[in-house]
Molecule: transfer RNA
Organism: Candidatus Absconditabacterales bacterium
RNA sequence: UGCGCGGUAGAGAAGGAGUAACUCGCUUGGCUCAUAAUCAAGAGAUCGAUGGUGCAAAUCCAUCCUGCGCAA
Numbered sequence: 001u002g003c004g005c006g007g008u009a010g011a012g013a014a015g016g017a018g019u020a021a022c023u024c025g026c027u028u029g030g031c032u033c034a035u036a037a038u039c040a041a042g043a044g045a046u047c048g049a050u051g052g053u054g055c056a057a058a059u060c061c062a063u064c065c066u067g068c069g070c071a072a
Stems, first nucleotide, its partner, number of pairs: 001071007010024003018055001026042005048064005
């Protein structure tokens, strides 16, 4: 420098136009003498940044930032 893949709750991770699922963790409550386990409920991400298209963008397009890989 070119190409490819990724960036989404504290962590992992799905979703590829119609307001973000799931697991672990966290909080509260139930159960227990108590803890663990387990059960129920809840909080927490407007999706790397900025623009564009569109009635509507995490999703499509452009540029940039950043991580990993390949080639030189």